[in-house]
RNA sequence: GGGGAAGUAGCUCAUUUGGCUAGAGCGUUUGAAUGGCAUUCAAAAGGUAGGCGGUUCGAUCCCGCUCUUCUCCA
Numbered sequence: 001g002g003g004g005a006a007g008u009a010g011c012u013c014a015u016u017u018g019g020c021u022a023g024a025g026c027g028u029u030u031g032a033a034u035g036g037c038a039u040u041c042a043a044a045a046g047g048u049a050g051g052c053g054g055u056u057c058g059a060u061c062c063c064g065c066u067c068u069u070c071u072c073c074a
Base pairs, nucleotide, nucleotide: 001073002072003071004070005069006068007067010026011025012024013023019057028044029043030042031041032040033039050066051065052064053063054062
């Protein structure tokens, strides 16, 4: 320098070939059960999907550029 893959909640990941208010597990907070811890159950908070732009009535999803990480080639 060139090819490919990944980036979504604090962490690990789903979700799609565009349309419901973007979800799950773990974690965090609150409440209940227990004398307390552990544990179980219930509820809540937490995201403008790496960034910018474009296409579209509408973008996590399609297109372009760019950033970071991994990988292959030179």

Model confidence (mean pLDDT): 80 of 100. Predicted 3D model of a 74-nucleotide RNA (transfer RNA) from Candidatus Physcosoma equi. It matches the Rfam family "tRNA". Rfam's curators write: Transfer RNA (tRNA) molecules are approximately 80 nucleotides in length.